This is a predicted structure of a 695-nucleotide part of an RNA (large-subunit ribosomal RNA, domain II) from a Lachnospiraceae bacterium. The full RNA is in RNAcentral, with records from ENA. NCBI's taxonomy places the organism under Bacteria, Bacillota, Clostridia, Lachnospirales, Lachnospiraceae.
Context: one part of a larger RNA
RNA sequence: GCCUACGAGUUAGUCAUUACCAGCGAGGUUAAGUGCAUGGAUGUACGUAAGCCGAAGCGAAAGCGAGUCUUAAUAGGGCGUUAAGUUGGUAGUGCUAGACGCGAAACCUUAGUGAUCUACCCAUGAGCAGGUUGAAGGUUUGGUAACACAAACUGGAGGACCGCACCGAUAAGCGUUGAAAAGCUUCCGGAUGACUUGUGGGUAGGGGUGAAAGGCCAAUCAAACUGGGAAAUAGCUCGUACUCUCCGAAAUGCAUUUAGGUGCAGCCUCUGUUGUUUUGUCUUAGAGGUAGAGCUACUGAUUGGAUGCGAGGGCUUCACCGCCUAUCAAAUCCGGAUAAACUCCGAAUGCUAAGACAUGAAGACAGGGAGUGAGCCCGCGGGUGCUAAGGUCCGCGGACGAAAGAGGGAGAACUCAGCCCAUCAGCUAAGGCCCCGAAUUGUAUGCUAAGUUGACAUAGGAACGCGGUGGAACUGCAUAGACAGCUAGGAUGUUGGCUUGGAAGCAGCCAUUCAUUUAAAGAGUGCGUAACAGCUCACUAGUCGAGCGGUUCUGCAUGGAUAAUACGCGGGCAUAAGCAUACAGCCGAAGCUAUGGAUUCAUGGUUAGUGCCAUGAGUGGUAGGAGAGCAUUCCGUUCAGCGUAGAAGAUGUGCCGUGAGACAUGUUGGAGCGUACGGAAAAGCAAAUGUAGGC
Numbered sequence: 001g002c003c004u005a006c007g008a009g010u011u012a013g014u015c016a017u018u019a020c021c022a023g024c025g026a027g028g029u030u031a032a033g034u035g036c037a038u039g040g041a042u043g044u045a046c047g048u049a050a051g052c053c054g055a056a057g058c059g060a061a062a063g064c065g066a067g068u069c070u071u072a073a074u075a076g077g078g079c080g081u082u083a084a085g086u087u088g089g090u091a092g093u094g095c096u097a098g099a100c101g102c103g104a105a106a107c108c109u110u111a112g113u114g115a116u117c118u119a120c121c122c123a124u125g126a127g128c129a130g131g132u133u134g135a136a137g138g139u140u141u142g143g144u145a146a147c148a149c150a151a152a153c154u155g156g157a158g159g160a161c162c163g164c165a166c167c168g169a170u171a172a173g174c175g176u177u178g179a180a181a182a183g184c185u186u187c188c189g190g191a192u193g194a195c196u197u198g199u200g201g202g203u204a205g206g207g208g209u210g211a212a213a214g215g216c217c218a219a220u221c222a223a224a225c226u227g228g229g230a231a232a233u234a235g236c237u238c239g240u241a242c243u244c245u246c247c248g249a250a251a252u253g254c255a256u257u258u259a260g261g262u263g264c265a266g267c268c269u270c271u272g273u274u275g276u277u278u279u280g281u282c283u284u285a286g287a288g289g290u291a292g293a294g295c296u297a298c299u300g301a302u303u304g305g306a307u308g309c310g311a312g313g314g315c316u317u318c319a320c321c322g323c324c325u326a327u328c329a330a331a332u333c334c335g336g337a338u339a340a341a342c343u344c345c346g347a348a349u350g351c352u353a354a355g356a357c358a359u360g361a362a363g364a365c366a367g368g369g370a371g372u373g374a375g376c377c378c379g380c381g382g383g384u385g386c387u388a389a390g391g392u393c394c395g396c397g398g399a400c401g402a403a404a405g406a407g408g409g410a411g412a413a414c415u416c417a418g419c420c421c422a423u424c425a426g427c428u429a430a431g432g433c434c435c436c437g438a439a440u441u442g443u444a445u446g447c448u449a450a451g452u453u454g455a456c457a458u459a460g461g462a463a464c465g466c467g468g469u470g471g472a473a474c475u476g477c478a479u480a481g482a483c484a485g486c487u488a489g490g491a492u493g494u495u496g497g498c499u500u501g502g503a504a505g506c507a508g509c510c511a512u513u514c515a516u517u518u519a520a521a522g523a524g525u526g527c528g529u530a531a532c533a534g535c536u537c538a539c540u541a542g543u544c545g546a547g548c549g550g551u552u553c554u555g556c557a558u559g560g561a562u563a564a565u566a567c568g569c570g571g572g573c574a575u576a577a578g579c580a581u582a583c584a585g586c587c588g589a590a591g592c593u594a595u596g597g598a599u600u601c602a603u604g605g606u607u608a609g610u611g612c613c614a615u616g617a618g619u620g621g622u623a624g625g626a627g628a629g630c631a632u633u634c635c636g637u638u639c640a641g642c643g644u645a646g647a648a649g650a651u652g653u654g655c656c657g658u659g660a661g662a663c664a665u666g667u668u669g670g671a672g673c674g675u676a677c678g679g680a681a682a683a684g685c686a687a688a689u690g691u692a693g694g695c
Base pairs, nucleotide, nucleotide: 001695002694003693004692005691006690011097012096013095015094016093017092018091019090020089021088022087023086024085027053028052029051033046034045035044036043037042057064058063067079068078069077070076100239101238103236107229108228109227111226112225113224119203120202121201122200123199124198125197126196127195128193130162131161132160133158137154138153139152140151141150142149166190167189168188171186172185173184174183205221207217208216209215242629243628244627245626246625247624252265253264254263255262256261266372267371268369269368270367271366272365273364274363277362279358280357281356282355283354284353285352286351292345293343294342299339300338303335304334305333306332310328311327312325313324314323315322375400377398378397379396380395381394382393383392384391405416406415407414420597421596422595423594425593426592427591431587432586433585434571435570440584442583443582444581445580446579447578454573464559465558468556469555470554471553472552473551474550475549476548477547485543486542487541488540489539491516492515493514496510497509498508522537526535527534598619599618600617601616602615603614604613605612606611630684632681633680634679635678636677637676639674641673642672649668650667651666652665653664654663656661
């Protein structure tokens, strides 16, 4: 992992409540028990002038009573009166019990078991190769007044040294479903001691023991193990078993020692009552202060100019007065402009009411049963944040959640569209029609040259730059010859003056940058020289022969352009298969239509009838509510059922039913099993790191 078996909403209460069925009914009903009957379950009568519920309530009570209490009250108000109950049965739910099943860590025990492991202690024994060092003391000699002291020898001390056994465990490697639930190899520490060890004994669980690590107390220790309380409790996790049909949520508000729980409300479902009260559109009548806008209409913020109350500074003066100002500046005026907590104004939507039309769906009320109370994405209006976030918090709408199908390369939420079943029928939506790929390499006119990050719902791109190219408007020059090119000229006073070593058009400064000759030619546009020279330009003539410039707007391109292996069209595509505009055709879904069928509800008809027929509208669905069924085991009745001429079971085949499943039959098997109508449940397995067995 698979298979087989087992495996989870049960049972009880003369407890509650609701619905349905039945009996009796202003009443209903017996309990224990007793008598009688019966093969038995049980039936029946009593128990009865028990008891319980109901028929009357109100008040704390006395008490009064369709009323009563409060009160001074005959006022007002509270609770009542104006609705039939009760006893059983069945079902739903609640409560109390282990209460759908499994699951703690823990707690308690005036119950026990443990010191054969290990900690410490007691008693009694045992063990420690070999080598080294050489304390005290002693002896002798030297030495001293005597000691002291020195040397040699002797001696053999030590939690002394090196190092086996023994005890330990420093580092690394191996091992890690091991050879081993702590080992192996090499290195390493102690090794006469606070040493090691045998045997016997002692200390026991809030207790021991501890050279102290919360260590150890039998592979268990921040409180051992075994039994018991005990099915502890678990607002937590997991699991919870056959089918079909109808409807179908929520992730919100308030509160909560509350936030992953719960109560009430909201939203779902079923039953009953009501019968358009619902919802939409239109008309009419309203309330309002948002968007916008505005502000010499207020409050606040704010800019330029004019004027300049006042202040500062300066001048003057004994002081006052006075005068001036590159300063600040109230108020006023002119212009600009601002606000969620500004408003002289002011929509669209939305909201309220009435009427008409449509809807008979819906809505409302009462009662039974719930689930939900982690939401999430997209668009729009906002707060917060960085006008950051697949961020966070509200409001309105949609989707997902609980929604399949088509498109989007792939994708919960985007676009289209809401799946009862069948069909080798048709039409469309979004989106597409060169190939992958169903359908026009369609029509017409342009644009783009960057393969444009073009074709994509979106997946990007700015300021700024650009004689890329298309379009539009305005405007200047032009056959009296434009623009571009070519030929020629481009001079003189003069090297203007100043400056300077030099300054001659061209380092720099100055300016009446002037005048002359001219077709035209600057006291000079740019190179160049040390300074000149030289080249060139402006300007002019000739040649040529028809268009040439400028500004603004705009389409498509272009630079700006930068992210970590390669790649965002799938291939590929260039007068397109790209972009723009217009047009025609086709493809394309579980949408719509067609044909047949199933089923629910409503209406109508029919029937003894739950049935049948017709018409219309429906039939996606998680949590969840409601309805109808299938199968298993046992029981009662039934078929005077089936079966060795072959039961159950197993394994094939055929066939019926929307389905759970049913029926027939072949083979196997070898002795039991069913039909119909009822009843009762140990009543259905894929999951629980489920339990047991097998493979």